[in-house]
About this RNA
Predicted 3D model of a 147-nucleotide part of an RNA (small-subunit ribosomal RNA, 3' minor domain) from an uncultured Sphingomonadaceae bacterium. Model confidence (mean pLDDT): 81 of 100. Rfam family: Bacterial small subunit ribosomal RNA. Its family is annotated with structural constituent of ribosome and ribosome in the Gene Ontology.
Context: one part of a larger RNA
Formats: sequence, C1' cells, structure tokens
RNA sequence: CACCGCCCGUCACACCAUGGGAGUUGGAUUCACCCGAAGGUGGUGCGCUAACCCGCAAGGGAGGCAGCCAACCACGGUGGGUUCAGCGACUGGGGUGAAGUCGUAACAAGGUAGCCGUAGGGGAACCUGCGGCUGGAUCACCUCCUU
Repeated sequence: CACCGCCCGUCACACCAUGGGAGUUGGAUUCACCCGAAGGUGGUGCGCUAACCCGCAAGGGAGGCAGCCAACCACGGUGGGUUCAGCGACUGGGGUGAAGUCGUAACAAGGUAGCCGUAGGGGAACCUGCGGCUGGAUCACCUCCUU
C1' cells in the first nucleotide's frame, strides 16, 4: 500500500478455559445415636489362697487371685450437616484461529447524522417509538478577530 479503504453482528468449522445441571464417585471434617475388644481405674468378691497376725490344732483375720458389675474408651455401624475434588445427558455465554456464509450497522451529511437512557420488535449486524446530548455536516443570520 490511504474509500477498490476501514469495519459490525448472526451462522458454520476447530481448539481452549468456564457458568448452570437430574445426579453420581471419592476425600476431609463435624454432630447425634448404637455397639463396646484390650487395658488400667472404681466397686463387689458366697469360690480359691504358701509367706503376715491370732491359734497347739481345726479354723479365723489381713492381704492377694479368679469371677461378676460400672464408668472411661480404640475400631466398627446407622443417620444428618459442612467443605473440597473428579465424572455428568443436556444447556448458557466467553476467548482464540491469513484467505468459509449472510447481510452492511458504524467511520464522509457513511448515503435515514450519530450517540446515551428506556420500551417494543427483528436471521444478524439492527429497526421503530419516547426523552436527552453535540462529541453533527450544510445553509442563513449575529458578534468579535485577521488580511
């Protein structure tokens, strides 16, 4: 490389991350309840018992042991909560990608000036109504300045 310019959105294709999603899988944590091994502890201890005490002895006492009971409690079970991660039919937009499709909305008065707000409508950019702005061109007039 300068209007044979620039440029907008839908649609199509590819890839990327992401929101919603009936649910589903796993982890962490927490609450309630159930179960309650081993263990030490507390109680009991009619059974057993060499040492100590009484007794000549039989036997009795103290202490100890088994057994039994209780609370504590690991694991486990049931149900609920919180949280993290994975998967998930379908679905919403987003991003990126020389040469795809449809149009041509914006940039010049961009060929209906544009933009903002709002409402309705439409394949799409958008269109229409109402209100607002000039960051609108053109024409006319006024004031000022320069030649």